[in-house]
RNA sequence: GUACCUGUAGCGCAAUGGAUAGCACGUUGGAUUUCUAAUCCAAGGGUCGUGGGUUCGAAUUCCACCUGGGAUG
Numbered sequence: 001g002u003a004c005c006u007g008u009a010g011c012g013c014a015a016u017g018g019a020u021a022g023c024a025c026g027u028u029g030g031a032u033u034u035c036u037a038a039u040c041c042a043a044g045g046g047u048c049g050u051g052g053g054u055u056c057g058a059a060u061u062c063c064a065c066c067u068g069g070g071a072u073g
Base pairs, nucleotide, nucleotide: 001072002071004069005068007066010025012023013022018056027043028042029041030040031039049065050064051063052062053061
């Protein structure tokens, strides 16, 4: 250089073009326990990489750019 994959909560990941974008772990608070662990309940945490286009409606589709990854020359 060419072609491709990836990007969503602190970490790891879901989500058929249409619901308030969810799950597990973690964090915080509470219950339980003599204490810890475990268990249970609740809360907080998101510019869905960036910008633009298509659409009544975009995390999802299209284009460009950016990050990371491997392939090929």
Molecule: transfer RNA
Organism: Trichonephila clavata